Model confidence (mean pLDDT): 82 of 100. This is a predicted structure of a 73-nucleotide RNA (transfer RNA) from an uncultured bacterium.
[in-house]
């Protein structure tokens, strides 16, 4: 310098064939118990790395840039 592959909540991750942003711990409140753990309900939390294009419509399709792994010379 070439290929390839990830990037989505605080963590580790889903997210089909362009049309609702989601789970699981984590955290705050409640119920439960004499009290704690544990379990049950409820809720906060998001520029979907950035920046352009396509499109009626983008986390998903396209282009450039960043990180961060892997093969390679």
């Nucleotide at each position: 310098g070439g290929g390839c592959g990830c990037u989505u909540a605080g963590c580790u991750c889903a997210g089909c064939u362009g049309g609702g942003a989601g789970a699981g711990c984590a955290u705050c409140g409640g119920c439960c118990u004499u009290a704690c753990a544990a379990g049950c309900c409820g809720g906060u939390g998001g520029u979907c790395g950035c920046a352009g294009g396509u499109u009626c419509g983008a986390a998903c399709c396209c282009u450039g840039c960043a990180g961060c792994g892997c093969c390679u010379a």